Predicted 3D model of a 357-nucleotide part of an RNA (large-subunit ribosomal RNA, domain IV) from a marine eukaryotic metagenome. The RNAcentral record of the full RNA draws on MGnify. Rfam family: Bacterial large subunit ribosomal RNA. Rfam links the family to the GO terms ribosome and structural constituent of ribosome.
[in-house]
Context: one part of a larger RNA
RNA sequence: CCAUCGCUAAGGAACUCGGCAAAAUGGCCCCGUAACUUCGGGAGAAGGGGUGCUCAUGCCGGUGAAGUAACUAGCUUUCGGAGCUGGUGUGAGCCACAGCAAAGCGGCUCGUCCAACUGUUUAUCAAAAACACAGCACUGUGCUAAGGCCUAAAGCCUACGUAUACAGUGCGACGCUUGCCCGCUGCCGGUAGGUUAAGGGGAAGGGUUCGGACUUCGGUCCAAAGCUCAUAACCGAAGCCCCGGUGAAGGGCGGCCGUAACUAUGACGGUCCUAAGGUAGCGAAAUUCCUUGUCGGGUAAGUUCCGACCCGCAUGAACAGCGUAAUGAGAUGAGCACUGUCUCGGCGAUGGACUCG
Numbered sequence: 001c002c003a004u005c006g007c008u009a010a011g012g013a014a015c016u017c018g019g020c021a022a023a024a025u026g027g028c029c030c031c032g033u034a035a036c037u038u039c040g041g042g043a044g045a046a047g048g049g050g051u052g053c054u055c056a057u058g059c060c061g062g063u064g065a066a067g068u069a070a071c072u073a074g075c076u077u078u079c080g081g082a083g084c085u086g087g088u089g090u091g092a093g094c095c096a097c098a099g100c101a102a103a104g105c106g107g108c109u110c111g112u113c114c115a116a117c118u119g120u121u122u123a124u125c126a127a128a129a130a131c132a133c134a135g136c137a138c139u140g141u142g143c144u145a146a147g148g149c150c151u152a153a154a155g156c157c158u159a160c161g162u163a164u165a166c167a168g169u170g171c172g173a174c175g176c177u178u179g180c181c182c183g184c185u186g187c188c189g190g191u192a193g194g195u196u197a198a199g200g201g202g203a204a205g206g207g208u209u210c211g212g213a214c215u216u217c218g219g220u221c222c223a224a225a226g227c228u229c230a231u232a233a234c235c236g237a238a239g240c241c242c243c244g245g246u247g248a249a250g251g252g253c254g255g256c257c258g259u260a261a262c263u264a265u266g267a268c269g270g271u272c273c274u275a276a277g278g279u280a281g282c283g284a285a286a287u288u289c290c291u292u293g294u295c296g297g298g299u300a301a302g303u304u305c306c307g308a309c310c311c312g313c314a315u316g317a318a319c320a321g322c323g324u325a326a327u328g329a330g331a332u333g334a335g336c337a338c339u340g341u342c343u344c345g346g347c348g349a350u351g352g353a354c355u356c357g
Stems, first nucleotide, its partner, number of pairs: 001352008010343002014341001019338001027051005036041001038173001052094012067079001069077002071074001095099001107336007114328002119131002135171007147157003174323004179253003184250002186246005193241003199235002205229004211222004254272005281315001282312001293309005
């Protein structure tokens, strides 16, 4: 010096990103216990007192001797209550620095945020505010269900279930609520019209050539029927266009100018745009850039914290909004207790390091 421990005057968080670590608390009995609350809780709240040993004594239990009484004479029954013993009081006394004498064995309180809760998770840097969750809502599905596995087949799951069921999606206890917009996208419904595939259709046309005409006898031209090619009109579904509906579907929820007898502000007015212009709430917030906003509280002093304000860069209602008791190895602020975290170090122990082997 390193690791792990023990002690430390005075101070007591001044340490530090942060009380990290350590210290402190601690068992049992008694007293006592607030706000708030979903009346269960909060609560071991908090905060106090007691605790060993000896003697005496009370009470409540366990066991039940001697003795006693009875007869049915027994390993019987009745009364009886000694002794021993468990528990719990009371009164004295004794010792120690100290009596849950060791070990083991809650620190506590007051705010705020998030998540209701117990649970789950990144085996091997994240345990959380993430996931799940009861509960709420929407959607699909009438049974050979929808949905899923599958070689897309058979077969199987769902389910030996049947809409109070099953599946999918979102929100996520509970309380109070959940506003406006259907123009766009999606979904649902509609079918008059427009568009529209295969297919049907087959006018005109092409190929082939019985035949006819011409011929330099090589062939050329015309060309019916049949076969065939291909094509125009026309017929032709869903879809799309179109017409409606639908937000706990994907989503969206304005700008400029003026205006009140100080000023300021603007209930009010004008105008442009939009499908509609953000309602209730909450708000410098897990969201606020400017920003350490401003005011108040707490501190001697506070970029954090709490309460307000509201010019919300860029909150907002099931990607839920706002509350909320309880819960949390969650995040953050404050205090009490306590301490070598620190002022600021020191001493000691054990094992290493070091020397020798």